[in-house]
RNA sequence: AGGGGCGUAGCUCAGCUGGUAGAGCAGCGGUCUCCAAAACCGCCGGUCGGGCGUUCGAAUCGCUCCGCCCCUGCCA
Numbered sequence: 001a002g003g004g005g006c007g008u009a010g011c012u013c014a015g016c017u018g019g020u021a022g023a024g025c026a027g028c029g030g031u032c033u034c035c036a037a038a039a040c041c042g043c044c045g046g047u048c049g050g051g052c053g054u055u056c057g058a059a060u061c062g063c064u065c066c067g068c069c070c071c072u073g074c075c076a
Base pairs, nucleotide, nucleotide: 001072002071003070004069005068006067007066010025011024012023013022019056027043028042029041030040031039049065050064051063052062053061
């Protein structure tokens, strides 16, 4: 340099044909217990990597940029 994949909650990941952004874990509170753990109940938590565009409507489609990973190649 070329090609491919990925980027969504603190972490690991879903999200169908464009139509209300979700789960588990973690955290917080409660129940239980002599206390704690476990278990159970509840709660909090989101610029969907950034920008622009298409659309009535974008996590989803297009363009561009950024970051990470893989492959190929070049220089040393």

The RNA shown here (transfer RNA) has 76 nucleotides and comes from a Chloroflexota bacterium. Its mean pLDDT, the model's own confidence on a scale to 100, is 82. The sequence was found in a public genome assembly.